[in-house]
RNA sequence: GGGCCCGUAGCUCAGUCUGGCUCGAGCGCACGACUGAUAAUCGUGAGGUCCGGAGUUCGAAUCUCCGCGGGCCCA
Numbered sequence: 001g002g003g004c005c006c007g008u009a010g011c012u013c014a015g016u017c018u019g020g021c022u023c024g025a026g027c028g029c030a031c032g033a034c035u036g037a038u039a040a041u042c043g044u045g046a047g048g049u050c051c052g053g054a055g056u057u058c059g060a061a062u063c064u065c066c067g068c069g070g071g072c073c074c075a
Base pairs, nucleotide, nucleotide: 001074002073003072004071005070006069007068010027011026012025013024020058029045030044031043032042033041051067052066053065054064055063
């Protein structure tokens, strides 16, 4: 220098292909129940402007373009 893939909650990921109601799960966190007290278990809750910007569209996490960051391969 060239090609491909990835970026969504504190962490690991789903959702993207085929645009459409309010963006979800597990773990973690906070509070509560249970217990003599922990752990485990159960319940409730908080936490995301979906890497950034622009474009297309009635409508974008999802499509297009330009950047940024990470990984793999080739040279």